[in-house]
RNA sequence: GGACGAUUAGCUCAGCUGGUUAGAGCGCCGUCCUCACACGACGGAGGCCGGUGGUUCGAAUCCACCAUCGUCCA
Numbered sequence: 001g002g003a004c005g006a007u008u009a010g011c012u013c014a015g016c017u018g019g020u021u022a023g024a025g026c027g028c029c030g031u032c033c034u035c036a037c038a039c040g041a042c043g044g045a046g047g048c049c050g051g052u053g054g055u056u057c058g059a060a061u062c063c064a065c066c067a068u069c070g071u072c073c074a
Base pairs, nucleotide, nucleotide: 001073002072003071004070005069006068007067010026011025012024013023019057028044029043030042031041032040050066051065052064053063054062
């Protein structure tokens, strides 16, 4: 330098062909339970989906560029 892939909650990841309120597990907080802790039960907070534009009535989802990370080629 080139090709491909990824970027969504603190972490690991879903999100089916663009559509009505963006989800799960773990973690965190509270209550119950316990002498206490752990386990367990119940409840809760936390995201404008890496950034900027474009397409569209409508974009996490499609397109372009940029950024970061990874794999491969040279």
Molecule: transfer RNA
Organism: Parcubacteria bacterium SG8_24